[in-house]
């Protein structure tokens, strides 16, 4: 900075993304060089070779080889080799180089500093010296023991190995030898500077102590080399400040432990030891434990503070199989020594032995995973040596590894017929492939880094020593010449030929995030970093093509830092989003008032010292450039030491009064704690009156009552909480406190002055207090009441109600210590507008008030500010300061475990492993609530007539069938598509038949036809056959038609959830937007709301809103009234003529009436009421009066509503069939359910006879008259009629008159027989109608429903449309003509406001908890098996140290012997063995921390459609919640 919680929004907040980096590794894929880098695990185990040796000290005179002579052929002497080689004393290294990170939270590491508390080979400088003897041993021979390792006897020999005198005087002792004591040589000096109170061998301040040496070689000049002392360099030791990881669910450690004092002991201080004395010493600024961890310069990352890491390189430190020890040495407790124990591994002849790769290579194992058993010492460096040399798995090389980083290619230029191919198409084309720069092969021309030949060819190497020269006093030292040394390597690098020739890949492509199409596939397969995709059209799975991004790489995975201001120092936050501790009071801490001195800890400025070198940074150089590397310079923000400044903190003196406190007067309260007392009411006792009920509830029932309740009266008892006063009021730190009345106390205020003088604020730990329940103990108990019992309710009812009730609740003493302990808002300070209530005290007025000023509380409103917003707003959540607490995504969980308190209950502290991407705050829009106002509607209610009940007719379900084709399915599907199924229509089954097709139309080829006509099968199509047979023409063909062939056609197949078009429905409901303003961070919101009116968002008034749109309304049409205009076909008033009658006829156009245009009404008048809008009135007038009445007209939208089958249309499916064609069958079946209607149940009525008055319609394939025939359906018949002229047409109810008399009828027709009409190819499955005959159920219709507010309902006939026929349906028409409405509580359904919401798929949401299934991590558990530490005791190697040491020993000394070099005593010094302290390993034993697993067992968590039920979201249907039983 992005993504993601949502309908949408703002915030909080969490998760996940682009970026960097890696010692990585793993998938594909791979051309080259340079420069690096390369066991991150098992500090496991380890063949084999290699890594540390060397020397002019030293003796033997001396191995192999070679050669000569001699032999008994077995060997044996000599030369050479040879101032060898190699082994061996001696000497220096072997403590460096290398490797590795186990231990270690420590002076081990950084940094700074002390060493007046120290040591330092080999190197440097001064000085000075170095005499003179001795004793052994190795090698070596000889020779034993053993399988080896190796070990012994003997017997020689050096030495720079070892040892011992003198260098000399004095003295003491002693017989002497000799022994000790002092001093000199020499250094307890002298010069010089810096510092200090005091110094210099040591030191305990008394006094003590000493005395070296080696020689080798030499040109004889000297090299090298010893000694001893001082320096000086370098390198070690040891001490301190400061800084170094996590956890308190680790809070107390700790006996050499602190410290003294003497000793010892180191190189040195030191409890480093030991003895003896004190009892101390660390800890909350975190000890002790327990986890983890080499440390740093530096790497990475970051704006940067930081964070994280500590490979390669470089300092340091620690370790060499584990554990313990010393020796040697200047330096080691020693990687490639050494002893001892333990593992383990090898060798053994079974006695015994050997051994240590975390050195370089290697092996095996481990593991996701890391390399050659190479070359040289050329060249840095390193031991040793005088040098030459030698040694050097350090180093330099070279090998593998794309392991990293850095360069370079994989060609270039021209070339259009933009090819074939591929993908995708709207079928024309597009694009891969041209438009900055013109594509890929072909072709042309160019060029060779790479490659490969071939040839030339370095830098790395000059030094050191040799030789010579020169200088020199010199053979030091310096110069100068010359001769030689390259693992790598015949490499880098340069020419030369050849020749585009040898070299492109992974990964994305729904958003984030650059990049899109087509196919497969169908919630499968599978993707995914989030969000999420996939359920027949996937830009998110596979493939393709085309496109981005990188590039010899490219993606995945891990692991850091970043985004994360997501632990906030820089730089958060706590009233609802996580989060103020219940509350107060203090002790550390931390912060503090106002003046003035003093100091210099902090601070601040200057100088020095450090701050290793590489890195980083910056400038310049060196490889062709780059990495990579020199050389400079800066940087290294620390730390130290000084010198200085004095504002600020602080320390230190003092000194104010304003903060604190105190004294005086006053004041106000349910502040507390005790102890007395009152009345009203409740229940229970007594007793008095009374009688049959009472009580309770939505209704009831348990209960109580005839043994006398309930009522009511009178006395008494007990025991609790105190009506009114009462209040937004008052008091207290909070939790809390209410009847009066007394005692005792604590705080507050307010007034005046006065007194101390900074005494003060906050407050971790601790300490008090702390509502209900609860717990002990012992009273009390009236009401009231968990548990319980009962009665209801209910599917159920452990609840909610109802009747009883036990603990409790009260006291009194002790726990408990938590509550939604809440203002969800810590204390404390002074600043920051106001207004208006109220409690307390106080001033100020000639003014006495709803009146000014003021301090203290305690409420509201509101301005800046602040806040996501809601809201706060002098009582801040507003703007500082100060100090405590406590947050860091939901869940798991306030859970476990551990500890702590508690008598229990439990409280307090307080985790993980899993798991989801959200979980939340607040404000929006909207839906909804068994919220709440207001208002509509045949919605109720009033009424009238129906459905439900009968037959039937029709649709539908269902069932049946070979098919009962399909669609429609709450209202809004069911007399609906279908305005009409015997064939046909028809989709459907059966059978039978075609296959470019029944219809439409392209091309090709091909016929001469096509067309009729007619045989023969056959149910019919259809097969199969005969007969006949073109037209024009410019002669090229053209036209029609058949027949084959191809593309195609055809589909009532499939998706109405892929669509278009039309319907439906809320709803003819009055809403539904927009601009422009404004107001809100914004979703949005205003306007459309308020108050009034209307049928109406109609209209008027107010209104930050003005204004407009689609809807209403009105224009249209039909209907009622009236003009004008027109007069057939209509009409006849007037006039005539005329019939049995009739506008029948002449006339006429008044009238009716047709049918065009007009007119008319608009709350326009008047009254009442209104501000207007309007409203109301038997109001007037008028055919109508307040939208006359009645169509049409249907707003944004919502139902994924309906239709792919009315039509079209995308994608999929069929293709001799899912197409076409026929003939029959089916859509008409039938136990049943359900809608829709029709007839009827009768007397308002049925029959029968007469007798009136209609309108809308239709009509040549018609519509039919009149007549006559049939009982009639109908026939027959033809005039009329393209209609105001003819016809369909006889309206029927109604009236009139008669008969039935309340019955299953003279009601009702169903069902069946039988006979007939008609229409039609055809009435069987399956038409209507008609006669005659039969006469079924039904006597008004349960729960429940439905229309309908006036010319309506009811009722009664009439037309049309579909149609050969076939309406009880559908659309029209007119005739007769009603009731009824208080009114809006309630019931649906809608509208406007409002609320409350955890719903937005929007109550048919949403959700919760047990049970059941699966998976997952966890917790407890009888027990089992490890670990690493501690304690206590045993047993004790090796070592050092102390003790002994009778045994052993060459040097010096000394006695004797014997001898002339030996041998014996002795003694001086040493050992060896034994012992003792100390210990390692190991052993036993209680115990504690801590892991593993454990039968069973407790809760969590996740998992489309399982079980109970429905607790919570609306009043959630019992308001939720919180603490406790």
């Nucleotide at each position: 900075g992005a993504g993601u919680u949502u309908g949408a929004u703002c915030c909080u907040g969490g998760c996940u993304c682009a970026g960097g980096a890696c010692g990585a590794a793993c998938g594909c894929u791979g051309g080259c060089g340079g420069c690096g880098u390369g066991c991150c695990u098992a500090a496991c185990a380890c063949a084999u070779g290699c890594a540390a040796g060397u020397c002019u000290a030293g003796g033997a005179g001396a191995a192999c080889g070679u050669u000569u002579c001699c032999u008994u052929c077995g060997g044996g002497a000599g030369a050479u080799u040879a101032u060898u080689a190699a082994a061996c004393u001696g000497g220096c290294g072997a403590a460096c180089g290398g490797g590795u990170g186990a231990g270690u939270a420590a002076c081990g590491c950084g940094u700074a500093g002390a060493u007046a508390a120290u040591c330092u080979g080999c190197c440097c400088c001064u000085a000075u010296c170095a005499c003179u003897g001795a004793c052994a041993u190795a090698a070596c021979g000889c020779u034993g023991a053993g399988a080896a390792a190796u070990c012994g006897g003997u017997g020689c020999u050096a030495a720079u190995a070892u040892c011992a005198g003198a260098a000399c005087g004095c003295u003491g002792a002693g017989a002497a030898a000799u022994c000790g004591g002092u001093g000199c040589u020499a250094a307890u000096a002298u010069c010089a500077g810096a510092u200090g109170a005091g110094g210099u061998g040591c030191u305990u301040c008394g006094g003590c102590a000493u005395c070296a040496a080696a020689g080798u070689u030499u040109u004889c000049g000297g090299a090298c080399g010893g000694a001893u002392a001082g320096g000086g360099a370098u390198g070690a030791g040891u001490c301190u400040g400061c800084g170094u990881c996590u956890g308190a669910u680790u809070a107390g450690c700790u006996u050499g432990u602190u410290g003294g004092u003497a000793a010892g002991g180191u190189a040195a201080c030191g409890g480093c030891u030991u003895a003896c004395c004190a009892a101390g010493g660390c800890u909350g600024c975190g000890a002790u434990c327990a986890g983890u961890a080499a440390c740093u310069g530096g790497u990475c990352u970051g704006a940067g503070a930081g964070g994280a890491c500590g490979a390669u390189c470089a300092g340091u430190c620690a370790c060499a199989c584990u554990g313990g020890a010393a020796c040697u040495g200047a330096g080691a407790c020693a990687c490639g020594g050494u002893c001892c124990a333990g593992a383990c591994u090898c060798c053994u002849a079974c006695g015994g032995g050997a051994g240590g790769c975390a050195g370089c290579a290697g092996u095996g194992a481990g593991g996701a995973a890391u390399a050659u058993u190479g070359g040289u010492c050329a060249a840095u460096g390193g031991a040793c040596g005088a040098a030459a040399g030698u040694c050097u798995g350090a180093c330099c090389c070279a090998g593998c590894a794309a392991c990293g980083c850095c360069g370079c290619g994989u060609g270039g230029a021209g070339g259009a017929u933009g090819a074939a191919g591929g993908u995708c198409u709207u079928a024309a084309g597009a694009u891969c492939g041209u438009a900055a720069c013109g594509u890929a092969a072909a072709c042309u021309c160019c060029u060779u880094u790479u490659u490969u030949c071939a040839g030339g060819g370095a830098a790395g190497a000059a030094a050191a020593a040799g030789c010579a020269g020169g200088u020199u006093u010199g053979u030091a030292g310096c110069c100068u010449g010359u001769a030689u040394u390259g693992a790598c390597u015949g490499u880098a690098c340069c020419u030369g030929g050849a020749g585009a020739a040898u070299a492109a890949g992974c990964c994305c492509c729904g958003g984030c995030u650059a990049a899109c199409u087509a196919c497969g596939u169908g919630c499968c397969a599978g993707c995914a970093g989030c969000c999420g995709c996939g359920g027949u059209a996937a830009u998110a799975c596979g493939u393709a093509g085309g496109g981005g991004g990188c590039a010899a790489g490219c993606g995945u995975u891990g692991u850091c830092c970043g985004g994360a201001u997501u632990u906030a120092c820089u730089g958060g936050g706590u009233a609802u989003a996580a989060a103020g501790g219940g509350c107060u009071c203090g002790c550390a801490g931390g912060c503090g008032g106002g003046c003035u001195u003093g100091u210099a800890a902090g601070u601040c400025a200057g100088a020095g010292g450090u701050g290793a070198a590489a890195u980083c940074c910056u400038a310049c150089a060196g490889c062709u450039u780059a990495a990579c590397u020199g050389u400079a310079g800066a940087a290294c923000u620390g730390c130290c030491u000084u010198u200085g400044a004095a504002a600020c903190u602080g320390c230190a003196a003092g000194u104010c009064u304003u903060g604190a406190g105190a004294u005086c007067g006053g004041a106000a309260g349910a502040g507390a704690g005790a102890g007395a007392u009152g009345g009203a009411a409740u229940u229970c006792c007594a007793g008095g009156u009374g009688u049959a009920g009472u009580g309770g509830u939505g209704a009831a029932a348990u209960a109580c009552g005839u043994a006398g309740a309930u009522a009511u009266c009178u006395g008494g008892a007990a025991g609790a909480a105190c009506a009114c006063c009462a209040a937004c009021g008052g008091c207290g730190a909070a939790g809390g406190c209410a009847g009066u009345c007394u005692c005792u106390u604590g705080g507050u205020c307010c007034g005046u002055a006065u007194c101390u003088g900074a005494c003060g604020c906050u407050g971790a730990g601790g300490a008090g207090c702390g509502a209900a329940a609860g717990c002990g103990u012992g009273g009390g108990u009236a009401g009231c009441g968990a548990a319980c019992a009962g009665g209801a309710u209910u599917a159920g009812a452990u609840a909610c109600c109802c009747u009883g009730g036990u603990a409790g609740u009260c006291c009194a003493c002790g726990c408990c210590g938590u509550a939604a302990a809440c203002g969800a808002u810590g204390a404390a300070u002074a600043c920051u507008a106001g207004g208006u209530g109220u409690c307390g005290g106080g001033u100020u007025c000639u003014u006495u008030g709803a009146a000014c000023c003021u301090c203290g509380g305690u409420g509201c409103c509101g301005u800046a500010g602040c806040u996501a917003a809601u809201g706060c707003a002098u009582u801040a959540a507003g703007g500082a300061u100060u100090c405590c607490a406590g947050c860091u995504g939901g869940g798991g969980a306030g859970u476990a475990c551990g500890a702590u308190c508690g008598c229990a209950a439990g409280g307090u502290u307080g985790a993980a492993a899993c798991u989801c991407a959200a979980a939340g705050g607040a404000a929006u829009u909207g839906a909804c609530g068994g919220g709440g106002g207001c208002c509509c509607g045949c919605a109720c209610a009033a009424g009238c007539g129906g459905u439900g009940g009968a037959g039937c007719a029709u649709g539908u379900g269902g069932u049946u069938u070979a098919a009962u084709u399909c669609g429609a399915u709450g209202c809004a599907a069911c007399g609906c598509g279908a305005a009409g199924a015997a064939c046909c229509u028809u989709a459907c089954c059966u059978g039978g038949g075609c296959u470019u097709g029944a219809a439409a139309a392209g091309c090709a080829g091909u016929g001469g036809a096509c067309c009729g006509a007619c045989u023969g099968u056959g149910a019919a199509a259809g097969c199969a056959g005969u007969c006949u047979u073109c037209u024009c023409u410019u002669c090229g063909g053209a036209g029609u038609c058949g027949c084959u062939g191809u593309a195609c056609a055809g589909g009532u197949g499939c998706u109405g959830c892929a669509u278009g078009g039309c319907u439906g429905u809320c709803g003819u409901c009055a809403g539904c937007u927009c601009g422009u303003g404004c107001c809100g961070u914004g979703a949005g919101g205003u306007g459309u709301u308020g108050g009034g009116u209307u049928a109406a968002g109609u209209c008027c008034c107010g209104c930050a809103a003005c204004g407009a749109g689609c809807g209403c309304a009105a224009c249209c049409c039909c209907u009622a009234c009236c003009a004008u205009u027109a007069g057939u076909u209509g009409c006849c008033a007037u006039c005539a003529g005329g019939u049995u009658a009739a506008g029948c006829u002449g006339g006429g156009c008044a009238c009716u009436c047709u049918a065009a245009u007009g007119g008319g009404a608009c709350u326009g008048c008047c009254u009442a009421c209104g501000c207007a809008a309007g409203u109301a009135g038997u109001g007037a007038g008028g055919a109508a009066g307040g939208u006359g009445g009645g169509g049409a007209u249907g707003a944004c939208g919502u139902c994924a509503a309906g239709u792919c089958a009315g039509c079209a249309u995308g994608g999929c499916c069929c293709u001799u069939a899912c197409g076409c064609c026929c003939a029959g069958g089916g859509c008409u079946a039938c136990a049943c359910a359900c809608g829709u209607g029709c007839u009827a149940c009768a007397a308002u009525g049925g029959g029968u006879g007469c007798u009136a008055c209609a309108a809308c319609g239709g009509g040549u394939u018609g519509c039919c008259a009149a007549g006559c025939c049939g009982c009639a359906a109908g026939g027959u018949g033809g005039a009329g009629c393209c209609a105001a002229u003819c016809c369909c047409u006889u309206a029927a109810a109604a009236g009139c008159a008669u008969c039935c008399u309340c019955a299953g009828u003279u009601c009702g027709g169903a069902u069946u027989g039988g006979a007939g009409u008609c229409u039609g190819c055809a009435a069987c499955u399956c038409g209507a109608c008609u006669c005659c005959a039969u006469g079924a159920a039904g006597c008004c219709g349960g729960a429940a429903u439905u229309g309908c507010u006036a010319g309506u309902a009811a009722u009664c006939g009439c037309g049309c449309a579909u149609c050969a026929g076939a309406a009880c349906g559908g659309c029209g028409c007119g005739g007769u003509g009603a009731a009824u409405a208080c009114g809006u509580u309630c019931c649906c359904g809608g509208g406007c406001c409002u609320u409350g919401u955890a719903c937005a798929c929007a109550c048919c949401g949403c959700c919760c908890g047990u049970c059941a299934a699966g998976c997952c991590a966890u917790g407890g558990a009888a027990g089992c098996c490890g670990g690493g530490g501690g304690u206590a005791c045993c047993c004790g190697a090796a070592g050092u140290c102390g003790g002994u040491g009778a045994c052993c020993c060459a040097a010096c000394c000394u006695c004797g012997a014997u001898u002339u070099a030996u041998c014996g005593g002795g003694g001086a010094g040493g050992g060896a063995g034994c012992u003792g302290c100390c210990u390692a390993a190991g052993g036993u034993a209680a115990a504690a921390c801590u892991g593993g697993u454990g039968a069973c067992u407790g809760g969590g968590g996740c998992u489309a459609a399982g079980u109970c039920g429905u607790a919570a979201c609306a009043a959630g249907g019992u308001a939720a919640c919180c603490g406790u039983a």

The RNA shown here (small-subunit ribosomal RNA) has 1525 nucleotides and comes from an uncultured prokaryote.
It matches the Rfam family "Bacterial small subunit ribosomal RNA". Its family is annotated with ribosome and structural constituent of ribosome in the Gene Ontology.